[in-house]
RNA sequence: AGAGUUUGAUCCUGGCUCAGGACGAACGCUGGCGGCGUGCCUAAUACAUGCAAGUCGAGCGAAUUGACGGGAAAAGCUUGCUUUUCUCUGACGUUAGCGGCGGACGGGUGAGUAACACGUGGGUAACCUGCCCUAUAGACUGGGAUAACUUCGGGAAACCGGAGCUAAUACCGGAUAAUACUUUGAAUCACAUGUUUCAAAGUUGAAAGAUGGUUUCGGCUAUCACUAUAGGAUGGACCCGCGGCGCAUUAGCUAGUUGGUGAGGUAACGGCUCACCAAGGCGACGAUGCGUAGCCGACCUGAGAGGGUGAUCGGCCACACUGGGACUGAGACACGGCCCAGACUCCUACGGGAGGCAGCAGUAGGGAAUCUUCCACAAUGGACGAAAGUCUGAUGGAGCAACGCCGCGUGAGUGAAGAAGGAUUUCGGUAUGUAAAGCUCUAUCAGCAGGGAAGAAAAUGACGGUACCUGACUAAGAAGCCCCGGCUAACUACGUGCCAGCAGCCGCGGUAAUACGUAGGGGGCAAGCGUUAUCCGGAUUUACUGGGUGUAAAGGGUGCGCAGGCGGUCCGGCAAGUCAGAAGUGAAAUCCCAGGGCUCAACCCUGGAACUGCUUUUGAAACUGUCGGACUGGAGUACAGGAGAGGUAAGCGGAAUUCCUAGUGUAGCGGUGAAAUGCGUAGAUAUUAGGAGGAACACCAGUGGCGAAGGCGGCUUACUGGACUGUAACUGACGCUCAUGCACGAAAGCGUGGGGAGCAAACAGGAUUAGAUACCCUGGUAGUCCACGCCGUAAACGAUGAAUACUAGGUGUCGGGGCCGUAGAGGCUUCGGUGCCGCAGCUAACGCAUUAAGUAUUCCACCUGGGGAGUACGUUCGCAAGAAUGAAACUCAAAGGAAUUGACGGGGACCCGCACAAGCGGUGGAGCAUGUGGUUUAAUUCGAACCAACGCGAAGAGCCUUACCUGGUCUUGACAUCCUGAUGAAAUCUCCUUAACCGGAGCCCUUCUACGGAACAUCAGAGACAGGUGGUGCAUGGUUGUCGUCAGCUCGUGUCGUGAGAUGUUGGGUUAAGUCCCGCAACGAGCGCAACCCUUGAUUCUAGUUGCCAGCAUUAAGUUGGGCACUCUAGAGUGACUGCCGGUGACAAACCGGAGGAAGGUGGGGAUGACGUCAAAUCAUCAUGCCCCUUAUGACCUGGGCUACACACGUGCUACAAUGGCGUAAACAAAGGGAAGCAAAGCCGCGAGGCUGAGCAAAUCUCAAAAAUAACGUCUCAGUUCGGACUGUAGUCUGCAACCCGACUACACGAAGCUGGAAUCGCUAGUAAUCGCAGAUCAGAAUGCUGCGGUGAAUACGUUCCCGGGUCUUGCACUCACCGCCCGUCA
Repeated sequence: AGAGUUUGAUCCUGGCUCAGGACGAACGCUGGCGGCGUGCCUAAUACAUGCAAGUCGAGCGAAUUGACGGGAAAAGCUUGCUUUUCUCUGACGUUAGCGGCGGACGGGUGAGUAACACGUGGGUAACCUGCCCUAUAGACUGGGAUAACUUCGGGAAACCGGAGCUAAUACCGGAUAAUACUUUGAAUCACAUGUUUCAAAGUUGAAAGAUGGUUUCGGCUAUCACUAUAGGAUGGACCCGCGGCGCAUUAGCUAGUUGGUGAGGUAACGGCUCACCAAGGCGACGAUGCGUAGCCGACCUGAGAGGGUGAUCGGCCACACUGGGACUGAGACACGGCCCAGACUCCUACGGGAGGCAGCAGUAGGGAAUCUUCCACAAUGGACGAAAGUCUGAUGGAGCAACGCCGCGUGAGUGAAGAAGGAUUUCGGUAUGUAAAGCUCUAUCAGCAGGGAAGAAAAUGACGGUACCUGACUAAGAAGCCCCGGCUAACUACGUGCCAGCAGCCGCGGUAAUACGUAGGGGGCAAGCGUUAUCCGGAUUUACUGGGUGUAAAGGGUGCGCAGGCGGUCCGGCAAGUCAGAAGUGAAAUCCCAGGGCUCAACCCUGGAACUGCUUUUGAAACUGUCGGACUGGAGUACAGGAGAGGUAAGCGGAAUUCCUAGUGUAGCGGUGAAAUGCGUAGAUAUUAGGAGGAACACCAGUGGCGAAGGCGGCUUACUGGACUGUAACUGACGCUCAUGCACGAAAGCGUGGGGAGCAAACAGGAUUAGAUACCCUGGUAGUCCACGCCGUAAACGAUGAAUACUAGGUGUCGGGGCCGUAGAGGCUUCGGUGCCGCAGCUAACGCAUUAAGUAUUCCACCUGGGGAGUACGUUCGCAAGAAUGAAACUCAAAGGAAUUGACGGGGACCCGCACAAGCGGUGGAGCAUGUGGUUUAAUUCGAACCAACGCGAAGAGCCUUACCUGGUCUUGACAUCCUGAUGAAAUCUCCUUAACCGGAGCCCUUCUACGGAACAUCAGAGACAGGUGGUGCAUGGUUGUCGUCAGCUCGUGUCGUGAGAUGUUGGGUUAAGUCCCGCAACGAGCGCAACCCUUGAUUCUAGUUGCCAGCAUUAAGUUGGGCACUCUAGAGUGACUGCCGGUGACAAACCGGAGGAAGGUGGGGAUGACGUCAAAUCAUCAUGCCCCUUAUGACCUGGGCUACACACGUGCUACAAUGGCGUAAACAAAGGGAAGCAAAGCCGCGAGGCUGAGCAAAUCUCAAAAAUAACGUCUCAGUUCGGACUGUAGUCUGCAACCCGACUACACGAAGCUGGAAUCGCUAGUAAUCGCAGAUCAGAAUGCUGCGGUGAAUACGUUCCCGGGUCUUGCACUCACCGCCCGUCA
C1' cells in the first nucleotide's frame, strides 16, 4: 500500500465483499509446564446456610470467676500436717444494661438520571466542618431522675405494661467570660447586596471526670478526656461560563409559571415555601415532548483528523425488595438503623409477628456464557481503646477456567541400501525423505531425592517446605488445528455425477471436479487453531483535513425579500477574534522516552516528557471585527434618446368554417390503402345573393424581438412595468445571496354564471383484425372561449441556481453611440442582447469553451447502490381530484453513464448473383423405379434430418457381403506375440455322418545339420492376452459439407485515443475482384483475387506407325508399292498485351466504339476454397482417450431378414401422342473398355442366346449397331397402330443355388393416364431442350452415378419488389448476438 466483482471487451460512476488490528467473549477439534492478569455483558430475578461492625471496665452502677493471704469451726490421724465447711481481704479476669466513639468509612451494583449528574475553569463579600494541628482563656457551684436489678401482670412468640431501688464523662439549673452573637457610631477598602478595623450597650458555657505519681490529706502534678474563641488542615454544600446523544413524521411550552414587596425556613443564597402586586419567562443558536444512556481519566482503531466503547484499575454521581417519610448525628433522609404503605417469602396457639446477598462464598432460575459455601489478619489500611488488644469476606494469599498476554519444552548431531509401508506413474521412475531405523550425545520442563530464602524496623509468615539451588536417572511423559479455484502461501489420485454437498465475494457440482467427500503430498499458525458475534480500518463510501450535482444519484418551476452568511478605497481610535511572553491548573495510573528489578519477556518500580485544554495577566495591531471621519470605481437617482408579439382594459377589421333564407341546378355527395356507416329526389354536393354567430388572426416571420419564469403575434386608443444607449449633474457602499415567508406560475381538472362556429376526451356506429375496449372513417358530449374563484403540477429543459472578476480569436444577426468617408454605399471602433465555429483549460467520454461545463470568491438548494417507493403512516393545504413533507420491513450484487467491436432493423445510400423480371423446359396429377418417414415384424442392422438428410454412406443385399433375427456349436478363441510338451505333418483328394459348420476314416509322411539340435507346421496344456460394426462425433485426430470462388481476413512499424480500439482497409472514380488509379497520418507486408497448371480454339517447326492419300502405280477394300503435302497423332514454339486508332474521363486508372486477327478485353471449361461460422457430419473407412462385455456385447455355421405395406414425402424413368407411333432402306460421332477378357467371320434359334473360334495386352483386333436426322410408305384424333403397368405360358444367361428375391427373350393379356390445384425447381450459348454412346462397381443384376459426342433454341426493358451476399452510414436496453432481449396474467 491494495484486491475481487456490472461488460464480448473498455473507461467512469457506484455499491457489495476480502486481506489488518481488537475483545470481560461464546462454540467446534485438540491440549505439556510456568509467570502475570482477568472471570454473570442476560433476571436491579428470588435467595437456604455461614461469615462481612464493632469497641471501650482507665466513664457508671450491678452481677460473676475467685488465685494468694488472714481468721473460725469440724473430721482424719503419720500430733503438725492434710481435707472439708463458714467468713474477711480481694489480685488477674468476664459482661447483659446505662454512657462515649464508630455503624455517613471500607465493600457492591449501574436500575434511575439528558441533569450543574459529569468533565473543565471560576465564584461564595451567601456557607458548614466530629476526630487532627496551632494560639489564648477556662474547667466554679448545685439539683432531680432513669435503665440494669427486685416484684406483679399480659402474650404462643416477638415483646409489652404497672409498682419500687440506684450510678455516671447520662440529664438539668445558677455564677463567670471573649476579638463569639445582636444593636448603634466612626474610619478604611471594594465587585451591587457589602468587607475589614475600632468604640459603646446587651445576651450566652463547662465533666466538681478517669488513671498514675506525690501529699503537710487541704491539695499539687503528668497523661488522656472536656469548654469557649480565633486560625489552619481535611471533608462537604451552593452558584456560574463552556463542553459532550438521536428524532421536527415532537413547534410551540409555562400559573409558583417570570419578576417585585413582605414574612417564614435553611449551615447558607434563592418561589425553597407563603400572602399581596405586576404579566411576564423559554423557543428555529431547537424550547416542550418522545426514545436511548450513569459521566470522566481512559481503552480499541486510525498516518492524522476522526469513529467506536465506558469490563478490570482510578475520580465523581446515583441506588440498596418497590414507593414515601423523617429521627439521631459534625456528617444520612442512612446497603447489614427507624416508621408507614405495597408485593413476595417464612413462623403462628389465627389474636399477631419476622425478613431484605446490587458485601464474601454459595443455591435456584435465566442464558451461547462467567469460579471455592478455601486460608490468614503475617503484611498494607480502617474502627475502638491510655495500652495490651479485639474486630475487619477491606486486604494479603491459595483454588478453578488456554479467558487473555508473555516465556519455555515436546530433543541435538550423524546417518543413502535414498530401506519398508502407504501414494502416484508414461511402469522407466517420482515424491514422502536424512525423514525413519541404526550409531553418538544432552537434560530445559515434568518425575525422584537433598538443601532452602527475601517479604519483618525487637517479637510475630497465611502463602509454604513455596520461589530458588544442587544431585542421580531415562529420549523417555508432552502436537494439534485450519487451509491448498482466484482474491491468498500451498496439487495430485480415487469416489460422486446439478445428487450428496461447498461457499466471505466471484462462484463450484449435469461421468475425466486442483472448488464436494476420502487419501497421499504441500502451505500457514502453533498449546493452540478455526468459526461466530461486535468495533475501527481499508471506505476520499458523509469528503474539516478530503467528494460531488449537463448526460451516472443530485439545481428548488420563477421572482421579490425579513432573519442569517459574505462584502469596495483611504485615515484614525479600541482590542472581541488573531499572534507572542509569563503564571495557575490540566489528580494518580495509562501512552511515549531513559534507567532499574524479577534468569528474559509479559509484569512491576523510579525519573523525565507529554496531557495539543481552560483560566488569569502583560504586550503587538498587519488582517477580520467595532467606533469615528473621508472617497467614487460597486449600486442608485436625474436629464436626453430610440427599439420591442412586455402587461391590463375598451373599441374596430377582413379572410375562412358552420348554420339560416332565397335563386340556379340534378343524382349523387362524402370518405378510404380499399370500403362502409353518414348525407341526398322531402332536391344534397356544386354555385349565386343576403343574413346570423363564435373562435382564431394567413402573408410579413427570421437559430428575429420582449418578458423573472410560465409565456406573448390582426389594427387603434388609454393606462402601465422593465431593459438599452448617451451625458457625467446628484447620493455616497445604500451591495450580493437568501432558510422560513409572500407573489407569479403551461395544459388538464374543479365551483358559480354566461357563451358555444370549428375542433374534440367519454360515447355510438362503420371498417381493419384471430381478437381490436386502438391506429383509419362518419357522427358526437364535457371541454376548448368569457367573468370571478380554486388547483400549484409538467421532459416547468439549456435536463446546466444567482452574483462578481479574469482568461486567444473568427464569423453572422438585433438595438444604440462615436470616428473616417465618394456622406441613403462602405470602413474602423464601442456598449448591450442573441447564434455558429474554434485555442488554452476542463471533462469518464460525449462535449463545454468571454452566453464556460475554464480560473477564482460569496451565498442558497440538492445527492450518497438498485428495487420496495415518491409508496405506507402521521401532519399541513385543497370543494374534490390530489399536492407537499416522506420512511421501514424485505430483497438483489448489481442498477447506471459515455464510448468501442460486431450482429440486427418491416432505417438510409451504393453494388452484385438465373435473386426477381423476360423466356424455355420441368416437378406437384398417372403407372413404375429408387430413397425416407410411419406401421409391421423374431429381425425388418446402423448412420444421415431446413438450405447443407431423403437414386445419401451403398462404384451395384439371392448365399457371401451382414453389422440384424432364429436355431446348432466353440471358449487362449476366426486373427497377433510369448512359454512347455508331443508329433512330422498339415492342406489337397476320396468315403461316412450332419441342415451346415464341427466330427470320423483312408491316401500321404517336411527342410537344414557340425547329428548335439535348429527352422517350419500341426496337436495338446497353462496363463499373460486376443476380440468387440458395444457407448460417447458434446473427450479427440484425420477427412468432409456449408456460407462461397463471396471479396474479403489480417500483421509489422508509425500516428491518434486514458482505454476497448481506430487509422491503414475510409473518401472520389473504376473493376468479375481490397482489380487498378488519384487523394489521404500513414508507409509497407502476408493469406485470399488474378496469373503460373490441365483441357479446348489458330498457326509454325520436328516426327511419320498401327494414322493419312494430293499426285504416280495397284486393289473388292489405303489392300499394297510409294509419299508425309493434307487430316490426325504428340512434343516444342508463336499468338492476346487494352498492344494500335478515335471518343469519354482528372494529362490517371478505366470505359465505349473501331481496325487487324482463328480468338478481344479473365476467349470457353476445369483443378484450385483466405481468416473463420455452424459443440454441422462421421467412434460403422481408419486411428484414438475414457467407460462397458470376456463360456459373451467375442468367434463359426444353417435358414431367414435388410426386398414386409392401410399410408405420407423426396428424387427419377416412361407417357398421355401427329413437331407423333410403326415399317422399309440409307448417312454422320466422340470418349472409353478388353486376358478368369473383348470376341470378328461362319452355322443354328423368331429372339434372348448357343456352337465353333480368326484376331487382339490393342491409333493394328474387338465391344460397335450410334441415335435423333433426312427419304419413302402407313396410321388420322380414338383411351387409338398412343401408353405400356399388371398377369399367364414357354424360354435364355450368370451362378453350389434365381421360392422368398436376378436380368433378359418370345407369344398372349393391355391398367392408370388426354398435359396435371395450391405451390415449386433448373437454365443466359454450343447453354436449355432433345438424341444416343461408353465406363466404374460387377459372376449376374441401372430408370442411378460419372463421362462422351450429335441436333440445337428463346429471352434479359430493367433493379421497384422476393431471396442471398458485399461496402459505407445511422439507431440500439441485442453480444448465447432478433430463433435476441423483455412485459403482464395463470400454473